[in-house]
Molecule: transfer RNA
Organism: Spirochaetaceae bacterium
This record gives sequence, C1' cells and structure tokens, in this order.
RNA sequence: CGGGUAGUAGCGCAGUGGUAGCGUACUUGGUUCGGGACCAAGGGGUCGCUGGUUCGAGCCCAGUCUGCCCGA
Repeated sequence: CGGGUAGUAGCGCAGUGGUAGCGUACUUGGUUCGGGACCAAGGGGUCGCUGGUUCGAGCCCAGUCUGCCCGA
C1' cells in the first nucleotide's frame, strides 16, 4: 500500500428498508432471620464517525476511524 472481516445498552450478541431487541448485569419491590436463588416491575442506545439514496436506513451506496486476518 491492496484485499477480507468486525464495530448495536456496562458485558456477550440478534435484528429480511417500516416504532431497536434477547441473555446477563444494574435499580426497586416481594419472598427469607439474613444472603443467595426465585417472582414482579423499572431504568439504560443519538446502532464507530461523516455524507448520500429513499416517503422511510442499524440494514443499501461512498468516504473515513479502530481491532483482527491474508497478501505485497
């Protein structure tokens, strides 16, 4: 320098162009002598960044940043 791949909640991940979800963690309540486990409820995201296409983008397109892999 070229190619490939990944980036979404604290962490691990899903998401076929139509209101962004699951597990776990966290908060509150119940249960318990107390804790754990269990049950119920709740909070947390400008989807790496910038722009474009579209009535509408996490998803499609272009550029860019970071990690990993391959090649030179």